[in-house]
RNA sequence: UACCGAUAAAGGCAAACCAAUCGUAAGAUUGGGACGCAAAACCAUUGGGCCUUUCGCUUUAUUGAAGGGUAGCCGGUUAUCGAA
Numbered sequence: 001u002a003c004c005g006a007u008a009a010a011g012g013c014a015a016a017c018c019a020a021u022c023g024u025a026a027g028a029u030u031g032g033g034a035c036g037c038a039a040a041a042c043c044a045u046u047g048g049g050c051c052u053u054u055c056g057c058u059u060u061a062u063u064g065a066a067g068g069g070u071a072g073c074c075g076g077u078u079a080u081c082g083a084a
Stems, first nucleotide, its partner, number of pairs: 004082002012037002017032006035072001041077003047074002049070008
């Protein structure tokens, strides 16, 4: 330095659910709360996926365009610690 990831140390984050607020929705923020996480840090105007809205096509579940959301789906970038 790269990989790897302990029943190590020091710390960190916070799913579902509940309350309030925002949003047409997906969902977001704050507080409570912990299922989990070695990147659960950052990136959604360079990728894929998924969700949602509007419009068009079509006519009943597909397809196209535009917008929004999701990083705790994959991915990209950077990073703490140090046993085997």